Predicted 3D model of an 85-nucleotide RNA (Glycine riboswitch aptamer) from SAR116 cluster bacterium AG-426-I14.
Lineage of the source: Bacteria > Pseudomonadati > Pseudomonadota > Alphaproteobacteria > Puniceispirillales (SeqCode).
Its mean pLDDT, the model's own confidence on a scale to 100, is 75.
Rfam family: Glycine riboswitch aptamer. Rfam links the family to the GO term glycine biosynthetic process.
RNA sequence: AUUCUUUUUAUGUGAGAGUGUUAUUUAAACCGCCGAAGGAGCAAACACCCUUGAAACUCUCAGGCAAAAGGAACAUAAAAAGUUG
Numbered sequence: 001a002u003u004c005u006u007u008u009u010a011u012g013u014g015a016g017a018g019u020g021u022u023a024u025u026u027a028a029a030c031c032g033c034c035g036a037a038g039g040a041g042c043a044a045a046c047a048c049c050c051u052u053g054a055a056a057c058u059c060u061c062a063g064g065c066a067a068a069a070g071g072a073a074c075a076u077a078a079a080a081a082g083u084u085g
Base pairs, nucleotide, nucleotide: 001084004082005081006080007079008078009077010076011075012074013073018031020030021029022028032065033064034063038061039059040058041057045052
């Protein structure tokens, strides 16, 4: 100085599933559902003593099912670390 990667912050976009029933007080119980916070599990391949091993797949512990909040992923900007020249 610039390329790439990761993390954090800010902004924008952002799905699914009952405004169910009970009760009457601020959220609980029961039943039915959802997968895109998080978490867990596994293929091929490597290793072959041990193992490593991905997800938007699967599970639904957690979370969620009007609004609000949250929200994977994507985009932009800034900062930090590593890497490349």